[in-house]
About this RNA:
A computed fold for a 71-nucleotide RNA from a bacterium, annotated as transfer RNA. The RNAcentral record of the sequence draws on ENA. Rfam family: tRNA. Rfam classes the family as a transfer RNA.
RNA sequence: GCGCGCAUAGUAUAGUGGUAGUACAGAACCCUUCCAAGGUUCAAGCUCGGGUUCGAUUCCCGAUGCGCGCA
Numbered sequence: 001g002c003g004c005g006c007a008u009a010g011u012a013u014a015g016u017g018g019u020a021g022u023a024c025a026g027a028a029c030c031c032u033u034c035c036a037a038g039g040u041u042c043a044a045g046c047u048c049g050g051g052u053u054c055g056a057u058u059c060c061c062g063a064u065g066c067g068c069g070c071a
Stems, first nucleotide, its partner, number of pairs: 001070007010024004018054001026042005047063005
């Protein structure tokens, strides 16, 4: 330099056009003599810009970052 793939909460991941879910981690309360474990609840997220569309995390183009391959 060229090609391919990936980007969702603090972490790991699901979701492929109409509401963003799960687990761990975090907070509050309950339980417990205390701690751990357990129960209930809460907070926290679609990398950025543009396009298509009534509607985009999802489709298209580009940028950025990361990974893989070739040179």